[in-house]
């Protein structure tokens, strides 16, 4: 100089003018009070505030609401090495184990394949305890030469059938029954050795996940679990369009279903019997009988608890569903937090902890624009200066251009995505000067 790699900061300053939103203070008005003050609005005008690093995707996780007073199980799902950080996560940091990459460094679907199912098309002899397509061997026929009187024996050739042996070479696939290397054999093959590499044991080190070391070992029943599945941890649902609250009207309306339940006992009323007392009304006495209501017991349709199934609750003179009207799109949730910033301490980190300081939009069809000048950023041209052998760097000016992704809506901790400048670190490559 070039290339790639980690990791940090911004996300344009200022002035003027006009214009939004929101909070305080405010003159001044209304209630309410003997007053004091309380509540409510409240112009000008003053102070202060006023979009993001991702405000986006909605992927995860919570506060926080409502179901609900809120439990078991099954099903469903979610995560999956180890230690650690968080309010929690499927996230973060640190660490093993495996892959990638010359290298700074990146990625990771990491738990089980001997608990069970299952897939691997095609292609190939064979896709798990398989296989013989092309091949290698060796025998039989047949032919040479040699021994041999002979039967017959070696030694070499030897198309093609036929038997026999082999899975080492080659081929087909994505993947082929461990790998190189030698020995050994008729050709081979963990047959046999040595190293790998697996499998068991044992030391050492580590909180661990696993590392290293040593000895022994028949040398192999493969991959796939982001395939069903098996273990292990964890999970109520629903979501601010969640709730909550206040007014007003239609017509409290039409349809279906299903149910309206006993038992004591007390208390009031009605009528009523007269045993008992009273001349009679009638009685603080008895009976029974019907109607309100009160306690106790039981029994209990219906409905709620994401599905199911146990439970557990509301629940009786009504209770569920269905359809349809209906009020302002009204007030409240709504902004002080698992908050931010400096400093110190622990910690490899990610974070905690201790102390000081601060308040940074809460808008209700939805505000922060808009216009001008100035400076600042980048880009490439060009000019001038310094530095250098030289590539080249550094700094100055001069005109032109560009100036990105993008708008809170309860609010937090993440991820993923998308984007413009700048700086700091280390890796590699050249050798034009």
């Nucleotide at each position: 100089g070039g290339a790639g790699c980690g990791g940090c900061u911004c996300g344009g300053g200022u002035g003027a003018u006009c214009g939004c939103c929101g909070g305080c203070g405010c003159a001044c008005c209304g209630u309410c009070g003997a007053a004091a003050g309380a509540c409510g609005g409240g112009c000008a005008c003053g102070c202060g505030g006023g979009a993001g690093g991702a405000a986006a995707g909605u992927c995860c996780g919570a506060g926080c609401u409502c179901c609900a007073c809120a439990g078991g199980g099954c099903a469903g799902g979610a995560u999956g090495c180890c230690g650690g950080c968080u309010a929690a996560c499927g996230g973060c940091c640190g660490g093993u184990g495996g892959g990638g990459g010359c290298g700074a460094c990146c990625c990771c679907g990491a738990g089980g394949a001997c608990a069970g199912u299952g897939c691997a098309a095609c292609a190939g002899a064979g896709a798990g305890c398989a296989g013989a397509c092309c091949g290698c061997c060796g025998c039989c026929c047949c032919c040479u030469c040699u021994c041999g009187c002979g039967a017959g024996a070696g030694a070499g050739g030897c198309a093609u059938c036929g038997c026999g042996g082999c899975a080492a070479g080659g081929g087909u696939g994505a993947a082929a029954c461990g790998g190189u290397g030698a020995g050994g054999u008729a050709a081979g093959a963990g047959c046999u050795c040595a190293c790998c590499g697996g499998g068991c044991c044992g030391c050492u080190g580590g909180u661990g996940a696993c590392a290293g070391c040593g000895g022994c070992u028949g040398c192999a029943c493969g991959g796939c679990a982001a395939a069903c599945c098996c273990c292990a941890u964890c999970c109520g649902g629903a979501g601010c369009a969640a709730g909550a609250c206040c007014g007003a009207a239609u017509a409290g309306g039409g349809g279906a279903g299903c149910g309206c339940u006993g038992u004591g006992u007390c208390u009031c009323c009605g009528g009523g019997g007269c045993a008992c007392c009273g001349c009679a009304a009638g009685g603080c006495u008895c009976c029974a009988c019907g109607g309100a209501g009160g306690c106790a017991c039981g029994a209990g349709a219906g409905g709620a608890c994401g599905g199911c199934c146990c439970g557990u609750c509301c629940g009786a003179a009504g209770c569920u569903c269905c359809c349809g009207g209906g009020u302002g799109u009204g007030u409240c949730g709504c902004u002080g937090g698992a908050g931010g910033c400096a400093c110190g301490c622990g910690g490899c980190a990610a974070c905690g902890c201790g102390c000081g300081u601060c308040c940074u939009a809460g808008a209700g069809g939805a505000a922060u624009g808009a216009u001008c000048g100035c400076c600042a950023c980048u880009c490439g041209c060009u000019c001038c200066g310094c530095g250098g052998c030289g590539a080249c760097g550094c700094g100055g000016g001069g005109a032109g251009a560009g100036a990105a992704c993008a708008g809170a809506a309860c609010u937090c901790g993440g991820c993923u995505u998308a984007c413009g400048a700048g700086c700091c670190g280390g890796u590699c490559c050249g050798a034009c000067c």
A computed fold for a 433-nucleotide RNA, annotated as Bacterial RNase P class A. The prediction has a mean pLDDT of 76. It matches the Rfam family "Bacterial RNase P class A". The family's RNA type in Rfam is ribozyme. Rfam links the family to the GO terms dimeric ribonuclease P complex, tRNA processing and ribonuclease P activity.